[in-house]
Context: one part of a larger RNA
RNA sequence: GGCACACGGUGGAUGCCUUGGCGCAAGGGGGCGAAGAAGGGCGCGGCAAGCGGCGAAACGCUCCGGGGAGCUGCAAGCAAGCUACAAACCGGAGGUACCCGAAUGGGGGAACCCACCGCGGGGGAACCCGCGGUAUCCUAUGCUGAAUCCAUAGGCAUAGGAGGCGAGACCGGGGGAACUGAAACAUCUAAGUACCCCGAGGAAAAGAAAUCAAGAGAGAUUCUCCAAGUAGCGGCGAGCGAAAGGGGAGGAGCCCAAACCCAUCAUGUGUAGAAGGCCGUCACCGUUGCAUGAUGGGGGUUGAGGGAGUGUCCGAGCCCGAGGACGGUAGGGCGGACUGAUUACCGGGCGAGUCGAACGCAGCUGGGAAGCUGGACCGAAGAAGGUGAAAGUCCUGUAGGCGAAGUCCGGGUAAUGAGUCUGGGCACAUCCCGAGUACCACGGGACACGAGGAACCCCGUGGGAAGCAGGGAGGACCAUCUUCCAAGGCUAAAUACCACCUUGCGACCGAUAGUGGAGUAGUACCGUGAGGGAAAGGUGAAAAGCACCCCGGGAGGGGAGUGAAAUAGGACCUGAAACCGUGUGUCU
Numbered sequence: 001g002g003c004a005c006a007c008g009g010u011g012g013a014u015g016c017c018u019u020g021g022c023g024c025a026a027g028g029g030g031g032c033g034a035a036g037a038a039g040g041g042c043g044c045g046g047c048a049a050g051c052g053g054c055g056a057a058a059c060g061c062u063c064c065g066g067g068g069a070g071c072u073g074c075a076a077g078c079a080a081g082c083u084a085c086a087a088a089c090c091g092g093a094g095g096u097a098c099c100c101g102a103a104u105g106g107g108g109g110a111a112c113c114c115a116c117c118g119c120g121g122g123g124g125a126a127c128c129c130g131c132g133g134u135a136u137c138c139u140a141u142g143c144u145g146a147a148u149c150c151a152u153a154g155g156c157a158u159a160g161g162a163g164g165c166g167a168g169a170c171c172g173g174g175g176g177a178a179c180u181g182a183a184a185c186a187u188c189u190a191a192g193u194a195c196c197c198c199g200a201g202g203a204a205a206a207g208a209a210a211u212c213a214a215g216a217g218a219g220a221u222u223c224u225c226c227a228a229g230u231a232g233c234g235g236c237g238a239g240c241g242a243a244a245g246g247g248g249a250g251g252a253g254c255c256c257a258a259a260c261c262c263a264u265c266a267u268g269u270g271u272a273g274a275a276g277g278c279c280g281u282c283a284c285c286g287u288u289g290c291a292u293g294a295u296g297g298g299g300g301u302u303g304a305g306g307g308a309g310u311g312u313c314c315g316a317g318c319c320c321g322a323g324g325a326c327g328g329u330a331g332g333g334c335g336g337a338c339u340g341a342u343u344a345c346c347g348g349g350c351g352a353g354u355c356g357a358a359c360g361c362a363g364c365u366g367g368g369a370a371g372c373u374g375g376a377c378c379g380a381a382g383a384a385g386g387u388g389a390a391a392g393u394c395c396u397g398u399a400g401g402c403g404a405a406g407u408c409c410g411g412g413u414a415a416u417g418a419g420u421c422u423g424g425g426c427a428c429a430u431c432c433c434g435a436g437u438a439c440c441a442c443g444g445g446a447c448a449c450g451a452g453g454a455a456c457c458c459c460g461u462g463g464g465a466a467g468c469a470g471g472g473a474g475g476a477c478c479a480u481c482u483u484c485c486a487a488g489g490c491u492a493a494a495u496a497c498c499a500c501c502u503u504g505c506g507a508c509c510g511a512u513a514g515u516g517g518a519g520u521a522g523u524a525c526c527g528u529g530a531g532g533g534a535a536a537g538g539u540g541a542a543a544a545g546c547a548c549c550c551c552g553g554g555a556g557g558g559g560a561g562u563g564a565a566a567u568a569g570g571a572c573c574u575g576a577a578a579c580c581g582u583g584u585g586u587c588u
Stems, first nucleotide, its partner, number of pairs: 001587009015573001016538002020509002022506007029498002031165002039100003042055003046078002050074002052059001061094006070082003105114003115134008136162009170201001171199005181188001185235001211218002222249005232240002253490003256434001260298010276285002278328005303468001305433004309428006317334004335422005341416005346410005353402003359375001361374004376393002378382001384396003439463007449475001470485005525532002545572001548559004
């Protein structure tokens, strides 16, 4: 030195474990912010570096409800305290809430610097301190007010609103690629995708037919299954790709503009005592009239056209009833019906909690019983977790009950005050029924549809109707026919998503896995920055964490002791291999 065996060291694989992750489902909830958010900076503890909590009223203050004998977070220790006059802890409502940050008095290299006005404090005109106010934009109202007389712009004041953040989510809108595919590539595709911007909500959008359909009819929108990879589109390549109709989910319908009437205001016009003053008669007034416009109220909302107005007919509970009188009419009120709103009660959900059955059984093994043997009991509870191994009956719980503040829902009951309706028929070519609109030409876009025979829909430029005896559509266009009423608006549900809360589940992971993150983790560290981004779990049932003695400067070790175990001793469960030794044997 090789080999073999034994025993160690090192190392941290493996097994077991799980506080953490991952996914799915259901329910809740779906916002926060100038009353200063999200996110931070800096502080606050007796000792206080970190995390968490809190804000100069600073590990906390007040009240209400729960809870209960302990408490002063993670987190031990020392010290000092709190608590049956009810603490700690949990839910709710408040108070406080430094500085930065939309950041908003001005500035600024965020967490800093410097002001002005009003009030107050200090001995205080100058200096310091405290409280309140002072950004911008939009809207409304008022005041003021240039060039320029009126006016307008502008200025000022007051009031209200906005601003920013949030899930890399969902939704609507404005913009809008390329790689790629076409086996190259240009139309085309990818794709109206990614991305950017604006806006909104708990959903959004759409929505009550100028829709479809086809000789029969349907009857807003949305989502879904089928129709159907069909009809079609397409360098007829790659590829793109409907609709009607049918089955389901859900189900809801409404309001203006206009005609006409009334009131007020403005402008124009008007002296002839007239057109007027609701009608009739009498009396009286008369710049009251008329026209146009504006504002407000009534009226009205449709396509077997609807409405207004006028005429006429039918019907109708009560009261009041137009300027001076009487009668009537228009109209008004009461009453009645319906709808939704608010408040209270009721019911339900969420939301701290709370009650909750049954061995205090015996023996055995063991450090330990929940194991084994034997005997009982409960069960609307034999889900689960924990307890010194494996517990229905030990603990927390579970089934099943109860439940506050607060909040949401239902709309059952009552009250209050609102809104709507309170008539209908017939006749009348009198009036109204959304205009730079429809439509056309040209240029585009969007429709499954690439200019095509290309309708329908939407923009740009130019032209430019009819108005109910009217107009649009039915895939060029025309006729016939059918169908529907554009150029105003609102509208739940069925649908999409999940940052957040709660509950449950998993042929999901088990520390190189599962989140990047089971420990100060988006930390340490790297980078000027955008950004990148770790490693790191396990003593034991319980610290009982080795008093005391010995060697050593210490580290460490040997005894003793604890413990079931110390080769479980904190570099701590198990403890593989590489690698390093010690001993014995054997070979050279």
Large-subunit ribosomal RNA, domain I from Thermovenabulum gondwanense, 588 nucleotides, folded computationally. The RNAcentral record of the full RNA draws on SILVA. Rfam family: Bacterial large subunit ribosomal RNA. The coordinates come from a structure-prediction model, not an experiment, and the mean pLDDT is 82.